[in-house]
Record summary
The part of an RNA shown here (small-subunit ribosomal RNA, 5' domain) has 506 nucleotides and comes from an uncultured prokaryote.
Context: one part of a larger RNA
RNA sequence: GAAUCAACGCUGGCGGCGUGCCUAACACAUGCAAGUCGAACGAGAAAGGGUUCUUCGGAACCUGAGUAAAGUGGCGGACGGGUGAGUAACGCGUGGGUAACCUACCCUUUGGAGGGGGAUAACCCGGGGAAACCCGGACUAAUACCGCAUAAGCCGGAAGCUGUAAGCGGCUUCAAGGAAAGUCUUCGGAUACCGAAGGAGGGGCCCGCGUCCGAUUAGUUAGUAGGUGAGGUAAGAGCUCACCUAGACAGCGAUCGGUAACCGGUCUGAGAGGACGGACGGCCACACUGGAACUGAGAUACGGUCCAGACUCCUACGGGAGGCAGCAGUGGGGAAUUUUGGGCAAUGGGGGAAACCCUGACCCAGCAACGCCGCGUGGAGGAAGAAGGUUUUCGAAUCGUAAACUCCUGUCCGGAGGGAAGAAAAAAAUGACGGUACCUCUGGAGGAAGCUCCGGCUAACUCUGUGCCAGCAGCCGCGGUAAUACAGAGGGAGCUAGCGUUGUUC
Numbered sequence: 001g002a003a004u005c006a007a008c009g010c011u012g013g014c015g016g017c018g019u020g021c022c023u024a025a026c027a028c029a030u031g032c033a034a035g036u037c038g039a040a041c042g043a044g045a046a047a048g049g050g051u052u053c054u055u056c057g058g059a060a061c062c063u064g065a066g067u068a069a070a071g072u073g074g075c076g077g078a079c080g081g082g083u084g085a086g087u088a089a090c091g092c093g094u095g096g097g098u099a100a101c102c103u104a105c106c107c108u109u110u111g112g113a114g115g116g117g118g119a120u121a122a123c124c125c126g127g128g129g130a131a132a133c134c135c136g137g138a139c140u141a142a143u144a145c146c147g148c149a150u151a152a153g154c155c156g157g158a159a160g161c162u163g164u165a166a167g168c169g170g171c172u173u174c175a176a177g178g179a180a181a182g183u184c185u186u187c188g189g190a191u192a193c194c195g196a197a198g199g200a201g202g203g204g205c206c207c208g209c210g211u212c213c214g215a216u217u218a219g220u221u222a223g224u225a226g227g228u229g230a231g232g233u234a235a236g237a238g239c240u241c242a243c244c245u246a247g248a249c250a251g252c253g254a255u256c257g258g259u260a261a262c263c264g265g266u267c268u269g270a271g272a273g274g275a276c277g278g279a280c281g282g283c284c285a286c287a288c289u290g291g292a293a294c295u296g297a298g299a300u301a302c303g304g305u306c307c308a309g310a311c312u313c314c315u316a317c318g319g320g321a322g323g324c325a326g327c328a329g330u331g332g333g334g335a336a337u338u339u340u341g342g343g344c345a346a347u348g349g350g351g352g353a354a355a356c357c358c359u360g361a362c363c364c365a366g367c368a369a370c371g372c373c374g375c376g377u378g379g380a381g382g383a384a385g386a387a388g389g390u391u392u393u394c395g396a397a398u399c400g401u402a403a404a405c406u407c408c409u410g411u412c413c414g415g416a417g418g419g420a421a422g423a424a425a426a427a428a429a430u431g432a433c434g435g436u437a438c439c440u441c442u443g444g445a446g447g448a449a450g451c452u453c454c455g456g457c458u459a460a461c462u463c464u465g466u467g468c469c470a471g472c473a474g475c476c477g478c479g480g481u482a483a484u485a486c487a488g489a490g491g492g493a494g495c496u497a498g499c500g501u502u503g504u505u506c
Stems, first nucleotide, its partner, number of pairs: 001506004006502005013375006019368002021333001026331003030328003035075003040072002048063006082286003091211008101203003106199007114148001116146002124137005154177001157174007182191003212258003219249003224246008262282003265276004288309005311322004339365001341364003347361001348359004378408004388399004412447001413443006422433001450495005455476003461490005471478002
């Protein structure tokens, strides 16, 4: 000098765009953050309104409404959002491999959907419990569940041909095995379902190379290294197990210890390099702590389940409930970091045929000079060089065209009027931001300047006070009676809605 997720002191007018718990992965009140489908299925209210009857208490029927809420079933809850604790690792980066693999929804091609069965929630009845919730009986439906039939292709097996370095792959033939679901309809169809092949996108696994510090860490290792066989997985493999062998790694740094998520990038620098990894994008890991599986195309699952633990809460003491490292917000910690806001209008996501519903993703607004950028705090004229301050060699010098005063201007600001784009597929409808941006008229210099420094480095000097005191200080150093170095004042220098200090990096 540059930079910063900064903080502190003094000061502070406006706008645009960004950024905003670096500390306690500390604990969390409250609300919201993942639902949706009645065109899969059975069942199905109430308030209110109306009509009739009435013993005036009410009853029946219609409507509300096949609505609400709940249930079975489907898809989604594995995305999106957060955090960086762990991890020095095929975790990440880069380049490859998979003849060792998977892939719901979507697209393309192709072949199918015949005929049956038994249950079960909801609802009803009964019971237990303070609650959470649970148990029993009876009834019922399906695109829920289960046999049977069918099998082009598929799966495993056998034979033949063929390709490969090889385990093995491709083609042909043979017999055994395994599928399905309907709904809506304007009756044209639409959509969903089952098998197979391919694609797209997404993933799993493996390998080469790269990836911080310490040798005041030198030896480490028994599923350890390899083999055979078996199990297991979507899939190769000590992944697991039985047996056999005794190996495997290490001075080209094993092991151990410390530190740390990694990258695209960011900062600095002429570059080489050094430091960093906040925002945005990719990838990984985690979700109170530890462990485990279930469901599923996909999880070992942040707002799912089970077990254990710590903590908090409820309890009728028998037993239960909870997990903000989602968005706000609270306490705490800290030098320090925001609103318990608006909207689904846009973009995107889930469900749905659609209408639509959900969406603290997102789009906006609020707060903060936290950063960058832009603008303003007026312009021109104006010498009796006013008053006043300061200095003085007492002549004057300086603040200083500065002010007053005169004439203007209208950015920002106040008032009034108009008023968007962002929003579209044939039309219509649809804007949170927002009556915002912007435009016009109008008012009036009015409402808007500070901070640091002035001994040298380093731009900028005098007076007074103080007297090695009080104090200053980045380094050198100032201060003990004329201090340009302390303090105040006048003047000056620098930067400017900022200025200075501190921390950190180059």
The full RNA is in RNAcentral, with records from ENA.